[in-house]
RNAcentral holds the full RNA, with entries from ENA, Greengenes and SILVA.
Small-subunit ribosomal RNA, 5' domain from an uncultured bacterium, 517 nucleotides, folded computationally.
Its Rfam family is "Bacterial small subunit ribosomal RNA".

Context: one part of a larger RNA
């Protein structure tokens, strides 16, 4: 001097932060990922025109179902992990990248199914079986093919061994989807580019030697498989290495930094809030889809729990947001709104969206205001002390006089955050693009702020007071009670206990407690 603190005692406002450090213990409730009808079939239902009263037609048009994109971002947490995890510097001639930006070239032609709908059924449920039909930008053949893949066969340049990069020929193989008919959005391919990821290396990253030897896929080679990629990443054969006192191998501890906290400084010391990077998602495992997960609110197995059951058999995972119980000395509300920013999706309109922007809760902290201001002596009364007819001291302090009105209260006024997108109109290039004008939006909020009115009126407390240390008598206890942070203090006159009156230090706070320099 710090603090995510707590605990007593107090307690008037605001502003700006923060707010389970313990049990990554269990979890009722509600929310927290959807969205597109301009991809596609298509009903419920409304309305309407007709009618033979069975119905037919026309507009609209949920919900669920295919498809498409997005669910891997965005929030949470700190078990794990001493590691290329993380910092920093580097390389990839060993790699991939949706959606975006550019640029070139193309989109002929067939097909067969499935969901839903409908019928028939099983099952307490959860779910599920058969059949009949049907669409698609769903899927599959087949044409077209090249700065693409594969093989082979040349040439040039260059560098980093292995190669790279540009080029010529020859064979092969692989490609697409429409909607809509004015636009406009989309399809495929093959080059860049952004932009995120992947993988390799230097160094640097705790504490024990009362932990000294540690390893068989181990170390390295050959071939093959796999992978975007290089690699013992995997198998198979051969070899016998490979790492340790410059501390291996084991134990323990621990998320890593940017940063904070101290202190001249060099150190110590911590990793809350913000932001980067890793890690995880009840436990422990495995894929699957997909550019991208071995996926928090997808899947399958397994196990512990919990729950429903007609006992046959099934459902779930708050380390999201509130919230409950439990643990604890401890830590808020089962709140409004998509006005802004920002993501998904859409061609938009919008939709979603506990992210985020706002309110609420707590002196947790920091910052800022305020609880009055001048004048006032007969130094009133009252309390306390003392040398006690009188002094001293609380004391300008009170009373009173005058003045303000911050902030309280009452009333009236009222924001900034709003650019925008769409829409209309126009201009400008030149063929969809920019730029102006109008016009639309505000959860916070009648909040912030302003003015108005009256009236001193609504607002001061905690600690300590022998030295250390800033501030003293009285009384009352009597080694009792009892204080103490270290010396100490208390057995009859205690500035140390306990009360009181004065007195210091701080202030909406003030002390004790932990605990780091």
């Nucleotide at each position: 001097g710090g603090u995510g603190a707590a605990c007593g005692c107090u307690a008037g406002c605001g502003g700006c932060a923060g707010g389970c450090u313990u049990a990554a213990c269990a979890c009722a409730u509600g929310c927290a990922a959807g969205u597109c009808g301009a991809g596609g079939g298509g009903u419920a239902u409304a309305g309407g025109u007709u009618u033979u009263c069975g119905g037919a037609c026309c507009u609209a048009g949920a919900g669920a179902c295919c498809g498409g994109c997005g669910c891997a971002c965005g929030g949470g947490u700190g078990c794990g992990u001493a590691a290329c995890g993380c910092g920093u510097a580097u390389g990839c001639a060993a790699u991939c990248u949706a959606c975006c930006u550019u640029u070139u070239a193309c989109a002929g032609a067939g097909g067969g199914a499935u969901a839903g709908c409908c019928c028939a059924g099983a099952g307490a449920a959860a779910u599920u079986u058969g059949g009949a039909u049907u669409a698609a930008u769903a899927c599959c053949u087949c044409a077209u093919a090249g700065u693409a893949u594969u093989a082979u066969u040349g040439a040039a340049u260059g560098g980093c061994a292995u190669c790279a990069u540009u080029u010529a020929a020859u064979a092969a193989u692989u490609a697409a989807a429409g909607u809509c008919a004015c636009a406009a959005c989309g399809g495929u391919a093959a080059a860049a580019g952004a932009u995120g990821a992947g993988c390799a290396u230097g160094c640097g990253u705790c504490c024990c030697a009362u932990u000294a030897g540690c390893u068989a896929g181990a170390u390295g080679g050959u071939a093959a498989g796999g992978u975007a990629a290089c690699g013992g990443c995997u198998u198979a054969c051969c070899a016998u290495g490979g790492c340790a006192a410059c501390g291996a191998u084991g134990g323990g501890u621990a998320g890593g930094g940017g940063u904070c906290c101290u202190g001249a400084g060099a150190g110590g010391g911590a990793g809350a809030u913000c932001c980067c990077c890793c890690a995880c998602a009840c436990u422990g495992g495995u894929a699957c889809u997909g550019a991208g997960a071995c996926a928090c609110g997808g899947a399958c197995c397994a196990g512990a729990c919990u729950c429903c059951u007609a006992c046959g058999g099934g459902a779930g995972g708050c380390a999201g947001c509130a919230g409950u119980g439990a643990g604890g000395a401890a830590u808020a509300u089962u709140g409004g709104u998509c006005a802004a920013u920002g993501g998904g999706c859409g061609c938009a309109a919008g939709c979603c969206u506990g992210a985020a922007c706002c309110a609420g809760c707590c002196a947790u902290g920091c910052c800022g205001c305020g609880u009055g201001c001048a004048g006032g002596a007969u130094g009133a009364c009252g309390g306390u002390c003392c040398u006690a007819u009188g002094g001293a001291u609380u004391g300008u302090a009170a009373a009173c006089u005058g003045c303000u009105u911050u902030u309280g209260u009452a009333c009236a006024g009222g924001a900034a955050g709003a650019a925008a997108c769409a829409g209309u109109u126009c201009u400008a290039c030149g063929u969809g693009u920019a730029g102006a004008a109008c016009c639309u939006u505000g959860a916070c909020g009648g909040u912030a702020c302003u003015g108005u009115a009256a009236g001193a009126a609504u607002a001061a407390g905690g600690a300590u007071c022998g030295g250390c240390u800033a501030a003293c008598u009285c009384c009352g206890u009597g080694c009792c009670a009892g204080c103490a942070g270290c010396c100490g203090c208390g057995g009859u006159a205690a500035u140390a206990c306990g009360g009181a009156g004065g007195a210091u230090c701080c202030a909406a706070g003030c002390g004790u407690u932990a605990u780091c320099c």